This is a predicted structure of a 100-nucleotide RNA (c-di-GMP-I riboswitch aptamer) from a Bacillota bacterium. The model forms 95% of the base pairs in the Rfam consensus.
[in-house]
RNA sequence: UGAACAUGUAGGCAAACUAUACGAAAGUAUAGGACGCAAAGCUAUGAGUCUACCGUAUUAUCUGUUUGUUGGAUAGUACCAUGAUCGUCAGGCUGCAGGU
Repeated sequence: UGAACAUGUAGGCAAACUAUACGAAAGUAUAGGACGCAAAGCUAUGAGUCUACCGUAUUAUCUGUUUGUUGGAUAGUACCAUGAUCGUCAGGCUGCAGGU
C1' cells in the first nucleotide's frame, strides 16, 4: 500500500412521536427527538410491499333528450403506476478507526 474478515474507543446516521410545509394518497422535506444501525452512505437495477389522482369496468341516485337506445353529474366497489418505499430483501458504486 492492497484484499478479506470480524469488531466499533473517538466520531457518524436517526425510528416512533410532535410542529410546519408539499402531495389526491402512499409518502417527502425542515426543526425537535432517539428506536436502533458497521454502511440505517448513494443508486429505484430486480423482487416484494404501500397508495390510486387519472383511466377502465360495474352498481346506485339525480338530470337532459326521447317512441326507445344513447349523454352528463355525484357516490360506492373492483382492477390499474407513470407515484412511493434503499431503516423490506438483494444487485451496483463509494467509504472511517484500530486489529487479525
Background:
The coordinates come from a structure-prediction model, not an experiment, and the mean pLDDT is 84.